[in-house]
About this RNA: The RNA shown here (transfer RNA) has 73 nucleotides and comes from a Thermoguttaceae bacterium. Model confidence (mean pLDDT): 80 of 100. It matches the Rfam family "tRNA". Rfam classes the family as a transfer RNA.
């Protein structure tokens, strides 16, 4: 130098054909327990990388930008 793929809660990850963004563990409240652990209800937690465009409406579709990742030179 060229190409592809991925970015979504604090981690792993899903979002069909464009139509109110959701789970699993993780954190909090509670109940149960002597206590902790397990178990069971509940709550909180998101600028969808950034930034523009298309559209009535965009996590999605189209440009660029930034980051990682892998092929090839």
């Nucleotide at each position: 130098g060229a190409g592809a793929a991925c970015g979504u809660a604090g981690c792993u990850c899903a979002g069909u054909c464009g139509g109110u963004a959701g789970a699993g563990c993780a954190a909090c409240u509670g109940a149960c327990u002597u206590u902790u652990a397990a178990u069971c209800c509940g709550u909180a937690g998101g600028u969808c990388a950034u930034g523009g465009g298309u559209u009535c409406a965009a996590g999605u579709c189209c440009c660029a930008u930034c980051g990682u990742u892998c092929u090839c030179a």